Transfer RNA from a Pseudomonadota bacterium, 73 nucleotides, folded computationally. The sequence was found in a public genome assembly. Taxonomically the source falls in Pseudomonadota (Bacteria, Pseudomonadati). Its Rfam family is "tRNA". It is annotated as a transfer RNA.
RNA sequence: GGGCCCAUAGCUCAGCUGGGAGAGCGCUGCGUUCGCAAUGCAGAGGCCGGCGGUUCGAUCCCGCCUGGGUCCA
Numbered sequence: 001g002g003g004c005c006c007a008u009a010g011c012u013c014a015g016c017u018g019g020g021a022g023a024g025c026g027c028u029g030c031g032u033u034c035g036c037a038a039u040g041c042a043g044a045g046g047c048c049g050g051c052g053g054u055u056c057g058a059u060c061c062c063g064c065c066u067g068g069g070u071c072c073a
Base pairs, nucleotide, nucleotide: 001072002071003070004069005068006067007066010025011024012023013022019056027043028042029041030040031039032038049065050064051063052062053061
């Protein structure tokens, strides 16, 4: 320098054919307990790495950039 893959909640990840942003763990509150743990219920938390484009509409498609992984030279 070139090819490919990845970037979504605090963490690990789903969301595959464009229209609802989600799960588990964690966190907060309440109940059960003398208390803790455990468990049940409820809730907060992300405008989807950044910029632009296509579209009525983009996490999803296209381009560039940033960071990470891998292969080739």